[in-house]
RNA sequence: GCGAUGGUAGUUCAAUGGUAGAACGUCUCCUUCCCAAGGAGAAGGCUGAGGGUUCGAUCCCCUUUCAUCGCU
Numbered sequence: 001g002c003g004a005u006g007g008u009a010g011u012u013c014a015a016u017g018g019u020a021g022a023a024c025g026u027c028u029c030c031u032u033c034c035c036a037a038g039g040a041g042a043a044g045g046c047u048g049a050g051g052g053u054u055c056g057a058u059c060c061c062c063u064u065u066c067a068u069c070g071c072u
Stems, first nucleotide, its partner, number of pairs: 001071007010024004018055001026042005048064005
C1' cells in the first nucleotide's frame, strides 16, 4: 500500500428496511435474625463519526476513524 472481518447498554452478544432485545452486572422492594440463594420491578443505548438513498436505515451506498487477521 491492498483486501477481509468487526465497532450496538457497564461487560458479552442478538436484531437481513418499520421507533433495538437477552444474559450477567447496577439500583429498589419481597423473602431471611444476617449473608448468600430465590422472586418482583426499575434505570441504563437515538447502534464508532459524517453524509447519501428511502415515507422510514443497526440493516443499503459513499467517506472517515479504531481494532483484529491476511497478502505484498